[in-house]
RNA sequence: AGCCGAGAAAGGCAAACCAUUCGAAAGGGUGGGGCGCAAAACUUUAGAGCCUAAUUCGCGAAAGCGAGAAGGUAGUCAGUUGCCGAA
Numbered sequence: 001a002g003c004c005g006a007g008a009a010a011g012g013c014a015a016a017c018c019a020u021u022c023g024a025a026a027g028g029g030u031g032g033g034g035c036g037c038a039a040a041a042c043u044u045u046a047g048a049g050c051c052u053a054a055u056u057c058g059c060g061a062a063a064g065c066g067a068g069a070a071g072g073u074a075g076u077c078a079g080u081u082g083c084c085g086a087a
Stems, first nucleotide, its partner, number of pairs: 004085002012037002017032006035075001041080003047077002049073003056067004
């Protein structure tokens, strides 16, 4: 230095759910909460996946159905950076 990750130390984050709020929705913010996390830090303009479908397009008499991201998700993979340290 790299791999690796312990019922280690110090510090950190915060799922579901609840309240409130923004949003067409997916989902996000704030407070509570704590399932978990060694990257559960940052990046959605490297890339892939996944979710939604307002506007738009197609079909339809209508109700509605289908397509579709420029909307989301980093706690899906990934990219970048990084604390500590036994075996």